Predicted 3D model of a 392-nucleotide part of an RNA (small-subunit ribosomal RNA, central domain) from a metagenome. The full RNA is in RNAcentral, with records from SILVA. It matches the Rfam family "Bacterial small subunit ribosomal RNA". Its family is annotated with structural constituent of ribosome and ribosome in the Gene Ontology.

Context: one part of a larger RNA
């Protein structure tokens, strides 16, 4: 090097962003750089191959011939890379309109709970355990109820449920800001995917400075246990958990499955759209009929009445807008089973581990070692990168 792999066998980097670099959507026109082809030189001889000779055969030689491949020119082709140019729209991207959402970040607040501290009321326990004791309690404790402070978290809703690149993120309210999804038109015209370095971020526990300080609790110090008990239980407790500013850069940082794109049965479930249709409700508005009511405005009568207009109240047909439930359809997400098809099985299976494409990381037997040393980073504590003797 060829080649093979990477869920669980050694192997996807904690993730994202993005440089060089790798690759890259249609159609025409040009160029002839790569590519293909013709030929001209040239790549000493020997060698290798074909033919034929020459030693009795062979090895071994000997003449002839021809291949193949490289370098340099010269024509010529123009499908595919590449270049320049023009276009176009199926990728991308923005516009406009909606939606959901524990995405972030700053600031206000909220109620139970715990703790302390005081005050009533009140009497001998209380607490812990397997059993105990060590503590706490006659200076008045636990249980009770007011009252103030004070720190952390955020029952229920809640979900197999949402959001985020991961980490991860949940009381409420205002502010501030990122992202995705869906539907329309319309713009831009490949502007794109990958990403070596490089940057950002990046639970927990640990460092610094300064605040905080209820609970919990490494250490620590008692009581048990026990052969002992540097534990496991039980009492106390101090860093640290909290904020603020900088630091650490790692975790079984996992879906132990990099990221993008495309093609591949089905069934069932849930989440948030978006379009139809039924169905209910509400709400506004037209008509239509039928009680009932005062008032006499109009018209008829001597007058009763009759008509008609005007409020009201019910019933009925239509339009709109809205909401809510159901079905279909269709787009993005989050489960389950599952054919095909993959796998050493397990199992995965449109959220692939299936079939294809691009680009990056990363595997080569165990230990020895994630250790030695060098670099680099860190205030440290360490972290990146990382062998070898030797051994099975």
């Nucleotide at each position: 090097u060829u080649g093979g792999g990477c869920g669980u066998a050694a192997a996807g980097a904690g993730u994202u962003u993005g440089u060089a670099g790798g690759u890259g959507g249609a159609u025409g026109a040009a160029u002839a750089g790569g590519u293909u082809g013709u030929u001209g030189g040239u790549u000493a001889a020997a060698g290798u191959c074909u033919u034929u000779g020459g030693c009795u055969u062979a090895a071994c030689u000997a003449a002839a011939g021809a291949a193949a491949a490289g370098c340099c020119g010269a024509c010529a082709a123009u499908a595919c890379c590449a270049u320049u140019u023009a276009u176009c729209u199926a990728g991308u991207u923005c516009u406009c309109g909606a939606u959901a959402g524990g995405g972030g970040g700053u600031g206000c607040u909220g109620g139970a709970a715990c703790u302390u501290a005081c005050u009533g009321a009140g009497u001998a326990g209380g607490g812990g355990u397997g059993a105990a004791a060590u503590c706490c309690g006659u200076u008045g404790a636990u249980a009770c109820a007011g009252u103030a402070a004070g720190g952390a978290a955020c029952a229920c809703c809640a979900a197999u449920a949402g959001c985020g690149a991961a980490g991860g993120c949940g009381g409420g309210c205002a502010c501030c800001u990122g992202g995705a999804u869906c539907g329309a038109u319309g713009a831009a015209g490949a502007c794109a995917c990958u990403g070596a370095g490089a940057a950002a971020c990046g639970a927990a526990a640990g460092c610094u400075a300064g605040g905080g300080g209820a609970g919990c609790a490494a250490a620590u110090c008692g009581g048990a246990u026990u052969a002992g008990a540097g534990a496991c239980c039980c009492g106390a407790g101090u860093a640290g958990u909290c904020c603020u500013a900088g630091c650490c850069c790692u975790a079984a940082a996992u879906g132990u499955u990099g990221u993008u794109c495309g093609u591949u049965a089905c069934c069932u479930u849930u989440u948030u759209g978006u379009u139809c249709a039924a169905u209910u409700c509400u709400u506004u508005u037209u008509g239509a009929a039928a009680a009932a009511g005062a008032c006499u405005g109009u018209u008829u009568u001597u007058a009763a009445u009759a008509a008609u207009g005007c409020u009201u109240u019910u019933u009925u047909a239509g339009a709109a807008a809205g909401a809510a439930u159901u079905g279909a359809a269709u787009a993005a997400g989050g489960g389950g089973g599952g054919c095909a098809g993959c796998u050493a099985a397990c199992g995965c299976g449109u959220u692939a581990a299936a079939c294809g494409a691009a680009c990056c990381g990363c595997c080569u037997g165990g230990g020895g070692a994630g250790u030695a040393u060098g670099a680099u980073c860190g205030c440290a504590a360490g972290g990146u990168u990382g062998a070898a003797a030797c051994u099975c």